[in-house]
RNA sequence: CCAGAUGGCCGGAUGGUCGCCUUCGCGCCUUGCGGCGUGGGGGAGGAAAGUCCGGGCUCCACGGGAACACGGUGCCGGGUAACGCCCGGCGGGGGCGACCCUAGGGAAAGUGCCACAGAAAGCAGACCGCCUGCUUCACCGCAGGUAAGGGUGAAAGGGUGCGGUAAGAGCGCACCGCGCUGCCGGUAACGGGGGCGGCACGGCAAACCCCAUCGGGAGCAAGACCAAAUAGGGGCGGCAGGCUACACAGCAAGGCGGGUUUUCGCGCCGCUGCCCGGGUAGGUCGCGUGAGGCGUCCGGUAACGGGCGUCCCAGAUGAAUAGCCAUCUCCUGCCACAGGCAGCAGACAGAACCCGGCUUACAGACCAUCUGGCACC
RNA sequence: GGGCGCGUAGCUCAGCGGGAGAGCACUACGUUGACAUCGUAGGGGUCACUGGUUCAAUCCCAGUCGCGCCCACCA
Numbered sequence: 001c002c003a004g005a006u007g008g009c010c011g012g013a014u015g016g017u018c019g020c021c022u023u024c025g026c027g028c029c030u031u032g033c034g035g036c037g038u039g040g041g042g043g044a045g046g047a048a049a050g051u052c053c054g055g056g057c058u059c060c061a062c063g064g065g066a067a068c069a070c071g072g073u074g075c076c077g078g079g080u081a082a083c084g085c086c087c088g089g090c091g092g093g094g095g096c097g098a099c100c101c102u103a104g105g106g107a108a109a110g111u112g113c114c115a116c117a118g119a120a121a122g123c124a125g126a127c128c129g130c131c132u133g134c135u136u137c138a139c140c141g142c143a144g145g146u147a148a149g150g151g152u153g154a155a156a157g158g159g160u161g162c163g164g165u166a167a168g169a170g171c172g173c174a175c176c177g178c179g180c181u182g183c184c185g186g187u188a189a190c191g192g193g194g195g196c197g198g199c200a201c202g203g204c205a206a207a208c209c210c211c212a213u214c215g216g217g218a219g220c221a222a223g224a225c226c227a228a229a230u231a232g233g234g235g236c237g238g239c240a241g242g243c244u245a246c247a248c249a250g251c252a253a254g255g256c257g258g259g260u261u262u263u264c265g266c267g268c269c270g271c272u273g274c275c276c277g278g279g280u281a282g283g284u285c286g287c288g289u290g291a292g293g294c295g296u297c298c299g300g301u302a303a304c305g306g307g308c309g310u311c312c313c314a315g316a317u318g319a320a321u322a323g324c325c326a327u328c329u330c331c332u333g334c335c336a337c338a339g340g341c342a343g344c345a346g347a348c349a350g351a352a353c354c355c356g357g358c359u360u361a362c363a364g365a366c367c368a369u370c371u372g373g374c375a376c377c
Numbered sequence: 378g379g380g381c382g383c384g385u386a387g388c389u390c391a392g393c394g395g396g397a398g399a400g401c402a403c404u405a406c407g408u409u410g411a412c413a414u415c416g417u418a419g420g421g422g423u424c425a426c427u428g429g430u431u432c433a434a435u436c437c438c439a440g441u442c443g444c445g446c447c448c449a450c451c452a
Stems, first nucleotide, its partner, number of pairs: 001373008010364001012328006020043010045348001049359002052357005057219004070215005075089005090104001091102004105210002110208002112204003127150002129146006158176006177199001178197004183192003223285004233276007242251003254269004278451003292311008331343005378448007387401004395432001403419005425441005
């Protein structure tokens, strides 16, 4: 210098002017609610997005428990409030390398599928071929042996080599693979080497399933309160509060009335769930001190955890966070280069209860570490 | 804002992992003087898109895009 890999960080800055949302203080008016003026503080994002996971919070159900069904997750260890997230490692695959990818439990529990082609596709099978015999000069044919070679297929019941044989074959041997067994290292996944076995056990679980583990349901339009308006309407249901030391056990089962006491049913009233019908399109809370930000020290390979100090940092509701001017950088194009001119912040995109992740979109810019190659010293 | 569902021919929809289909529509021919009806034959597909699992994907899994539906309060 060229080509790459990984991780992190930013995503205009400063000043002026004029508005908008919110909050705090002061002054004036007002019985009060509040209104007006004035001054100070704060005011979109790394993804606010998709709504794919995990929580907080709220309501409903419930027994404080277990099982079934359904759904998710799935190598090992750790982190975390939790996770399908993150960190570290193991196995497999790719790259010369830095490094990258990996839904990666179980196929000897069971069921199912493996189309077409092919002789045969799952307790295997023999089309061509090879070999022997009938059996001969030879071909054809018949009977048998074989699975090395050819052919089909994604896949053909271990692979390579040597020996062996009529031809062959784990038939025998060596190495590799596989299975069983015990040893060593490691917390573990797993790795290493030893012995035994001639090979039994094809693939698919992002097919059913088995094993382990997790999960009650719904969501801020949750939920609570106030106000206005309506026919305070109709239908089908339900019964609260409590007592017995606790309780999964027991008592009681809304109130009133009458029918004879219980059971039971009826009428009225109260609370409440669902449906039909009716009305409204208003306000307040929930709503931001939080698994919070920043700095520093310590522990840990890391994710992360702990201590100390410091700060308060958007809360709108058709929905504010904007517009203009100046200067500076960044970028783009042109002139052809001591620089000048023009365009001028220009990407993805905008909170709507909040938090931790993942995924997706993104003009441009910066930092750190590392790899391969070329040239020079 | 939140919760669900769908995407296959021009339209409406089927489709146990192995051949992409049905009805209507369209085109040509026949029938008719002509048209409709009817009969015969035919064309037409990025199975929304991109990856993954599998020998093999419309189908199974993940992500992206587009479309549709529901959810307020009061008595």
About this RNA: Model confidence (mean pLDDT): 77 of 100. This is a predicted complex of two RNAs, RNase P RNA and transfer RNA, with 452 nucleotides together. Rfam match: Bacterial RNase P class A. By type it is a ribozyme.